[in-house]
RNA sequence: UUCCGAAAGGGCAAACCGUUCGAGAGGACGGGACGCAAAGCCGCGGGACUCGCGAGAGUCAGCCGGGCUGCCGAAG
Numbered sequence: 001u002u003c004c005g006a007a008a009g010g011g012c013a014a015a016c017c018g019u020u021c022g023a024g025a026g027g028a029c030g031g032g033a034c035g036c037a038a039a040g041c042c043g044c045g046g047g048a049c050u051c052g053c054g055a056g057a058g059u060c061a062g063c064c065g066g067g068c069u070g071c072c073g074a075a076g
Stems, first nucleotide, its partner, number of pairs: 003076001004073002011036002016031006034062001040068003044065003047060005
C1' cells in the first nucleotide's frame, strides 16, 4: 500500500411525524431509528420516478455500476 473487517473510538440516519421550499418527483430543518465499513462526495453509464403532445427539462448517490477521498488495524 492492496485485499480484508476482529477490537476500540466514534460516524451516518430509512420509514413515519412536525415545519418549510417546489407544479411535481423530491429537497431543507427538527424529532425518530430500519439499517449502513464508505448510507462521505461526484449525475459519468444503466435504471426508476416527475413534468411535457413531443423535443426535452428535472428528481433519486440508502437502485446497480463506475470515479475521487477517508477513521482504526486483529487474523490472513
c-di-GMP-I-GGC riboswitch aptamer from an Armatimonadota bacterium, 76 nucleotides, folded computationally. The sequence was found by an Rfam model in a public genome assembly.